[in-house]
């Protein structure tokens, strides 16, 4: 100087599903609890190929599945992703 993976920070984009019903509290509205119906892109859990191996066992992925958690107006959150900065590392 350049570059990729990974990590961190900042910033932007960012879906889905009842602003349902009942009870209570309180300051309109909101919150809590219960019930049924749903969503999956925080998190969590599970599995393939492949690897190991005589077998079994074990290792092992997801935006795939499960829906414990979370969520179902807005807000918040939000996987992933664009940009910027820094770190680790490598190349010259």
């Nucleotide at each position: 100087u350049c570059c990729a993976c990974c990590c961190a920070c900042g910033u932007g984009c960012g879906a889905g599903a009842g602003a349902c019903c009942g009870u209570c509290g309180c300051u309109u509205g909101c919150g809590a609890c219960g019930g049924c119906g749903c969503c999956g892109a925080a998190g969590g859990c599970g599995c393939a190929a492949a690897c190991c191996c005589g077998c079994u066992c074990g290792u092992c992925a997801a935006u795939c599945g499960c829906u414990c958690a979370g969520g179902c107006a807005a807000a918040u959150g939000g996987a992933g992703u664009g940009c910027g900065u820094g770190g680790u590392g490598g190349u010259c």
The RNA shown here (Glycine riboswitch aptamer) has 92 nucleotides and comes from Panacagrimonas sp. The sequence was found by an Rfam model in a public genome assembly.